[in-house]
RNA sequence: CGGGUUGACGGAGGGAAUCGCGGCAGGUUUCUUGCCUGUCGAGGAAAGUCCGCACUCCAAAGGGCGACGAUGCCGGUUAACGGUCGGGCAGGGCAACCUGACGGCAAGUGCAACAGAGAGCAGAUUGCAUCGCGAGAUGUGAGGGUGAAAGGGUGCGGUAAGAGCGCACCGGCAGCGGCAGUAAUGCGGCUGGCCAGGCAAACCCCAUCGGGAGCAAGGUGAAGCAGGCGCCGGGGAGCGGCCCGUUCCGCAGAAAGCGCCGGGUACACCGCUAGAGGUCGGCGGCAACGCCGAUCCCAGAUAGAUGAUUCCCCGACGACAGAAUGCGGCUUAUGAGGUUGACCCGGCAA
RNA sequence: GCCCCCAUCGUCUAGGGGCCUAGGACGCAGCCCUUUCAAGGCUAAAACCGGGGUUCGAAUCCCCGUGGGGGCA
Numbered sequence: 001c002g003g004g005u006u007g008a009c010g011g012a013g014g015g016a017a018u019c020g021c022g023g024c025a026g027g028u029u030u031c032u033u034g035c036c037u038g039u040c041g042a043g044g045a046a047a048g049u050c051c052g053c054a055c056u057c058c059a060a061a062g063g064g065c066g067a068c069g070a071u072g073c074c075g076g077u078u079a080a081c082g083g084u085c086g087g088g089c090a091g092g093g094c095a096a097c098c099u100g101a102c103g104g105c106a107a108g109u110g111c112a113a114c115a116g117a118g119a120g121c122a123g124a125u126u127g128c129a130u131c132g133c134g135a136g137a138u139g140u141g142a143g144g145g146u147g148a149a150a151g152g153g154u155g156c157g158g159u160a161a162g163a164g165c166g167c168a169c170c171g172g173c174a175g176c177g178g179c180a181g182u183a184a185u186g187c188g189g190c191u192g193g194c195c196a197g198g199c200a201a202a203c204c205c206c207a208u209c210g211g212g213a214g215c216a217a218g219g220u221g222a223a224g225c226a227g228g229c230g231c232c233g234g235g236g237a238g239c240g241g242c243c244c245g246u247u248c249c250g251c252a253g254a255a256a257g258c259g260c261c262g263g264g265u266a267c268a269c270c271g272c273u274a275g276a277g278g279u280c281g282g283c284g285g286c287a288a289c290g291c292c293g294a295u296c297c298c299a300g301a302u303a304g305a306u307g308a309u310u311c312c313c314c315g316a317c318g319a320c321a322g323a324a325u326g327c328g329g330c331u332u333a334u335g336a337g338g339u340u341g342a343c344c345c346g347g348c349a350a
Numbered sequence: 351g352c353c354c355c356c357a358u359c360g361u362c363u364a365g366g367g368g369c370c371u372a373g374g375a376c377g378c379a380g381c382c383c384u385u386u387c388a389a390g391g392c393u394a395a396a397a398c399c400g401g402g403g404u405u406c407g408a409a410u411c412c413c414c415g416u417g418g419g420g421g422c423a
Stems, first nucleotide, its partner, number of pairs: 001346009013313007021041008043320001047331002050329005055214004063248001065245002068210005073087005088102001089100004103205002108203002110199002125144002127140005152170006171195001173192004178187003218270004227261005238251002277296008314318001351422007360376004368406001379393004399415005
C1' cells in the first nucleotide's frame, strides 16, 4: 500500500416560538366543575408472544407412578432459562475468524422411492477361472456398470481364478491400564476380533426439568337480575383448572356444596409501577457476572395522552415503529452512513 | 391486552417422508350430443403461504416469519 476478519461508541434528527393532549403536586374558584402555575411524559426494538421468572388465584402446590411436553458435549454464570460466558469436539476458510438441535443406531423396532444382478444374518448382470463340442453348470466380490449409499485402505503371500483366506503397516471399533485436565477431552500403551454402514428435526432408550391458568390474573365497593335442572343418604356422588389417567393422601360433609343451563351488570377504586431499577466510580474474575460505595427518580392511560403549525441548523433530509402488570433473554423489522480499536493474508521498502 | 387454532387448484377438500410429474368434487374453458337450452359424455388449464434447516430425498419433520380465524372480564 492492497485485500479481509472482528468488535466498541454515538445515534437514527437538533433548536426556538405559538397552540393542544395525559399523569402528579400546589394555588384559586365552585353545586358539579372550571382556571392558573410548576413538573414528568415511548423504544432499541415498546413488535412477534418464542423461552424463562416475579406476582395472583386454583384447599395445599406436598409426595409416588404412568402418560404428555421440553432440554441434551463439559464447566461456570444467573432469581431462572432452551439465555449468556469460557473451554472441548466437528465442519468451512491459506489465515484472522465463522458456523453447529453436538447423548445413544455395538439396546430393541422400523425406513431407504427410482435405478441396479444385488439395499440390510448382501448379491452372480458383465467380467475372470475351471469343467463341457455346445447349451450351460460351478467357483469368485478383486475389475466394469447402477445408485445418496454396494460391507475398510496399501503391499506381500496365497490361489485354477480370486477373496481378511493369511500376514505386515495404516485407518476405525471394543475392552483394560498410564499421563495431563475440575470435566468434556487430548496424548500415548497393551489386548482383541479382521470391520460392526446411514437415518433418533423415525418410533424409542438414557439423563435432567416441568401442577394448571393467566393482570380480561385477582380483590373491594356500588348498581342490577330470575331462576331452573342434575348429583345424595354416610365410606363415597363430586372436587383437587388443558383438550388426562392411576394409586395413595387430601378437600368438602346435604347446603352457605359440586356440576350444567339460563338471566343481570359493563361504573369506581386497588392490583399499577421504587424496580432481580438507572448512572458513575472502585475491587474480584480471561469473560459472562458478582460485591461495595456515591448519586438519581425516569409514562401509568382505561376508548386509551406524547401531537400540529411556522422559522432556523445539518456530513446525514431523518428508517423501523409506538407503552397497557413488571423484569431477564431470544427472534424479527430498521435509510444513508460517521468515529475508532484489535487481528490476519499478500506485496514493496528500510 | 392475554391464550389457542389454521393455511394444498377460483371454492370445498384427500394426502402425515419416495408410489406426487400432488388425487377427487363443484366451478371455468373447448369439443361431442340436441333445432336450441339443460342434463349427459370426452378433453384441457389450474394449487402445496414465504425463507432457512434435517435427510440421499420434504406438501409432509424442525425453526423463523407472513396472513387468516376463534376464545377470555